A computed fold for a 114-nucleotide RNA from Nubsella zeaxanthinifaciens, annotated as SAM riboswitch aptamer (S box leader). It was read from a public genome assembly, where an Rfam model found it. NCBI's taxonomy places the organism under Bacteria, Pseudomonadati, Bacteroidota, Sphingobacteriaceae, Pedobacter. It matches the Rfam family "SAM riboswitch aptamer (S box leader)". About the family: The SAM riboswitch is found upstream of a number of genes which code for proteins involved in methionine or cysteine biosynthesis in Gram-positive bacteria. Of the family's consensus pairs, 97% are formed in the model.
RNA sequence: UGCUUAUUAAGAAAGACGGAGGGAAUAGACCCAACGAAGUCUUAGCAACCUGUGCCAACAAGGUGCUAAUUUCUAAUCCAGUCCCGAACGUUCGGGAGCGAGAGAAGAUAAGUU
Numbered sequence: 001u002g003c004u005u006a007u008u009a010a011g012a013a014a015g016a017c018g019g020a021g022g023g024a025a026u027a028g029a030c031c032c033a034a035c036g037a038a039g040u041c042u043u044a045g046c047a048a049c050c051u052g053u054g055c056c057a058a059c060a061a062g063g064u065g066c067u068a069a070u071u072u073c074u075a076a077u078c079c080a081g082u083c084c085c086g087a088a089c090g091u092u093c094g095g096g097a098g099c100g101a102g103a104g105a106a107g108a109u110a111a112g113u114u
Stems, first nucleotide, its partner, number of pairs: 002113007013043005021032003026075004044067003048064003051060003071106001077103002079100001081099001082097006
């Protein structure tokens, strides 16, 4: 680096340096930012996963991680419902829309593995 599994609506700050961007990628929106963005360092905190204690609930904070907004929201694709049109004249069929719950894709984290 790749693969697999699980989780991904909760939680959690400040200082120094720095000096214009940032919120993963594409598009659209929206938000944050000179009352100081990204990044680096220090301290603190949180408790997602592993770890330890425990019958469990919980507790601890050793390892990784994290500390604006649901992964900021939506969008590939599938699709319940819904709406529109046509046929049928009984309660079905076909087409369209993408209003829409869900799945899914992608991302992130952890553990295992190559």